Model confidence (mean pLDDT): 79 of 100. Two RNAs folded together computationally: RNase P RNA and transfer RNA, 428 nucleotides in total.
[in-house]
RNA sequence: AGAGUUGGCCGAACAGUCGCCGGUUGCGAGUAAUGUCGCGGCGGGAGGAAAGUCCGGGCUCCAUAGGGCAGAGUGCCAGGUAACGCCUGGGAGGCGCGAGCCUACGGAAAGUGCAGCAGAGAGUAGACCGCCACAUCGGCUAGAUGCGGUAAGGGUGAAACGGUGCGGUAAGAGCGCACCGCGCGCGUGGUAACACGUCGUGGCAAGGUAAACCCCACUUGGAGCAAGACCAAAUAGGAAUCCGUUGAUGUGGCCCGCAUUGGAUUCGGGUAGGUCGCUGGAGGUCGUUGGUGACGACGAUCCUAGAUGAAUGACUGUUGAUAACAGAACCCGGCUUACAGGCCGACUCUUUUU
RNA sequence: GGCUGGAUGGCAGAGUGGUGAUGCAGCGGACUGCAAAUCCGUCUACGCCGGUUCGACCCCGGCUCCAGCCUCCA
Numbered sequence: 001a002g003a004g005u006u007g008g009c010c011g012a013a014c015a016g017u018c019g020c021c022g023g024u025u026g027c028g029a030g031u032a033a034u035g036u037c038g039c040g041g042c043g044g045g046a047g048g049a050a051a052g053u054c055c056g057g058g059c060u061c062c063a064u065a066g067g068g069c070a071g072a073g074u075g076c077c078a079g080g081u082a083a084c085g086c087c088u089g090g091g092a093g094g095c096g097c098g099a100g101c102c103u104a105c106g107g108a109a110a111g112u113g114c115a116g117c118a119g120a121g122a123g124u125a126g127a128c129c130g131c132c133a134c135a136u137c138g139g140c141u142a143g144a145u146g147c148g149g150u151a152a153g154g155g156u157g158a159a160a161c162g163g164u165g166c167g168g169u170a171a172g173a174g175c176g177c178a179c180c181g182c183g184c185g186c187g188u189g190g191u192a193a194c195a196c197g198u199c200g201u202g203g204c205a206a207g208g209u210a211a212a213c214c215c216c217a218c219u220u221g222g223a224g225c226a227a228g229a230c231c232a233a234a235u236a237g238g239a240a241u242c243c244g245u246u247g248a249u250g251u252g253g254c255c256c257g258c259a260u261u262g263g264a265u266u267c268g269g270g271u272a273g274g275u276c277g278c279u280g281g282a283g284g285u286c287g288u289u290g291g292u293g294a295c296g297a298c299g300a301u302c303c304u305a306g307a308u309g310a311a312u313g314a315c316u317g318u319u320g321a322u323a324a325c326a327g328a329a330c331c332c333g334g335c336u337u338a339c340a341g342g343c344c345g346a347c348u349c350u351u352u353u354u
Numbered sequence: 355g356g357c358u359g360g361a362u363g364g365c366a367g368a369g370u371g372g373u374g375a376u377g378c379a380g381c382g383g384a385c386u387g388c389a390a391a392u393c394c395g396u397c398u399a400c401g402c403c404g405g406u407u408c409g410a411c412c413c414c415g416g417c418u419c420c421a422g423c424c425u426c427c428a
Stems, first nucleotide, its partner, number of pairs: 001350010012319007020045002023042007047325001051336002054334005059224004066256004071220005076090005091105001092103004106215002111213002113209002128154002130150003134146004162180006181204001182202004186197004228276004238267006247261004269427002283302008355424007364378003372408001380396005401417005
């Protein structure tokens, strides 16, 4: 210099004027009182994804969330966490020269199922070509036919029942042996996954598929802030159909248990107001400290949207530049997806120069 | 805001992991004097991107789009 890997951060900036939505405060008005109204002061006002709603939790109601079955989910090991399908560290396998990256990664020697076409044969398989022995024909050879033996070689397929070499054989074959691979056992290291072993043993059996059923281990009650609680207002506390007392509903699969005593659908009627839930929280920042790390402990300090037709905008000036994706709706932790441009740290490879 | 379901030719609508039916419509032909009806033939599809598998409309994940349900009182 070029090419690349990885971790983190920012997401136009500053000033002025006028508006919008909350908070707080002063004065005034009003009320029995609170809510309220007017004017003014001070301070705050979208995101890293607010998104998708894919996971997990808080919160609320149903029983304090109970027992069993079914169903669903997760799936190498250990740890972190409120919890998780998330994160961290490690193992194994794969990719890359490397820094590094990727992996739904339990079990196929419990059972069942599936594998189109091709091919001889697709699962305790198989003999099409080939190779070989024997018999017959052929005067002999070459060859043909029959009957057997084979799985080395060819061929089919995504996949064909260890690999290489030597021996052995009629030809062959773990048939025998050596090495490699594999299974089981033992030992050593490691919390474990797992790794290693001049160790023992087995001639090799046990192909693939579990994002097919299934088995094993663990987790799991349901619903969702339009949850739910309260005040006020209003009315026809109504009608039809169906189910039903061993029932029905809460309890959105079934049984038990608990609670309640009708329930479901359709039609008709009324109200279309307000308060709470609602934001101070598994919260942010800084420091010390434990840990490889995710993260934890302690101390100090800060308060930072809360609407309900739903606020965050407009204009001017300077700089920059034509600038992305995109707008809270109960709240948090993750994941995934979208994203112009820019900044910082760590590391790798190649080439050149010193 | 929350929850649930779906996407297959132009339209409707089936589909066990192994060549994606069928009907209507369109086009061409036959039949007819010309048409209709009928018969024959034909064109056109799994929303998009990945993964599992030998093989995916189907199984799994992520996007995009569409539809439906959920206020209070008695």
It holds a member of the Rfam family "Bacterial RNase P class A". By type it is a ribozyme. About the family: Ribonuclease P (RNase P) is a ubiquitous endoribonuclease, found in archaea, bacteria and eukarya as well as chloroplasts and mitochondria.